Context: one part of a larger RNA
RNA sequence: UUGGGUUUAAAGGGUGCGUAGGCGGACUAUUAAGUCAGUGGUGAAAUACCGGAGCUUAACUUCGGGGCUGCCAUUGAUACUGAUAGACUAGAGAGUAAAUGGAGUAGGCGGAAUAUGUCAUGUAGCGGUGAAAUGCUUAGAUAUGACAUAGAACACCGAUCGCGAAGGCAGCUUGCUAAGAUACAUCUGACGCUGAUGCACGAAAGCGUGGGGAUCGAACAGGAUUAGAUACCCUGGUAGUCCACGCAGUAAACGAUGAUAACUUGUUGUCGGCGAUACACAGUCGGUGACCAAGCGAAAGCGAUAAGUUAUCCACCUGGGGAGUACGAUCGCAAGGUUGAAACUC
Repeated sequence: UUGGGUUUAAAGGGUGCGUAGGCGGACUAUUAAGUCAGUGGUGAAAUACCGGAGCUUAACUUCGGGGCUGCCAUUGAUACUGAUAGACUAGAGAGUAAAUGGAGUAGGCGGAAUAUGUCAUGUAGCGGUGAAAUGCUUAGAUAUGACAUAGAACACCGAUCGCGAAGGCAGCUUGCUAAGAUACAUCUGACGCUGAUGCACGAAAGCGUGGGGAUCGAACAGGAUUAGAUACCCUGGUAGUCCACGCAGUAAACGAUGAUAACUUGUUGUCGGCGAUACACAGUCGGUGACCAAGCGAAAGCGAUAAGUUAUCCACCUGGGGAGUACGAUCGCAAGGUUGAAACUC
C1' cells in the first nucleotide's frame, strides 16, 4: 500500500456556518463526454512467455507464435453517469394560524441570607474542634431588637423536566433578537447532503486597562496534628471570584459514541402540538427516558435517540516508553496554544 478499524483496547475534530471538492429525488426529449461493441493504424528490435531447431547436453544461439493489458482514428449502440432543454412534487425552503421554552441581549424591580456601621436592651464570655489553641471580648463582645449601607447569589417550585450548535442557560418584569415543533398543503420547484483550507462561537482558570469588593478564598501568616506536616482540621487573609471593553482558545469541551438519509419486534413513562371527545379504548407528528425481539458485540452492553442493516461525505488510528517532548514554522502582551519528529530503549 491493499485491507481493517475509531463507546470502554490506538483512533470522532469542542461546536457551528460555509468555499473548493466529492455525492445527490422522480419524468420526457436531444446529445454522445464517460461507458460498451466493430474496423483500421500504431504499440521498433532485443528482453520476458509458449512451441520447435542447432552446437554430444546445458548455458548460449536461432525460427515461429501469442502477448505487449496502451494510445490514436473511424463506424455504431444508448441502459446507467454526464451535458443541454422542458416539465414534476415525495427532499429542501417560503407563507398563514394558534401555541411553546430556565435560547440570547439590554434595562427596571424584589425578598431571604451574609457582612459592616449607628442606636437600644443586656453581662461575661464568644467562637472553634475529635480534643484544643491561635482569634474576638469589660474601650462592653456573643445574643436580641430597630434603622442604614454594600456586593454577590436567586431557597421552595425543580423533575429520568425544558431550551440551545456546542460551551451553556433558572427570582419577577419590560423592550429587542433568534429558534425548533405542530396544523394547513397556499407558493418556489432539487434550490439538497457533506465539507479540506477558512470564518465565527467556545466552561473554569489565566492576562491587559478601568471600576467594584459582601461572601468564599490559591499564595501567605498564625494555631493544632505529627517522628516530620512546606498537607488534611481551625483562626485570619492577598490575587481572584463580580462588572465593562479587549486578549487567550484549552477541559474527563463526555453519550469517552462525527454529520445526513433510508429500512428493521414489542411494552411502558413523560414534554410540546394536532386530532378526537362516545368519558371506554386510544390515534398521529416532533422531542426526552426505562425495559426488551431480531441482529450486532471480545465482553460489559447497544438495541428505531443503534454500537443492527445500508448509502454519501469529512476527521482520525496503526505496539509501550522517549513525547504531545525537541527542532522549525505559526499565533499570543505573557502564560502558553496549534502543527509535530528522531536517536535510544523494552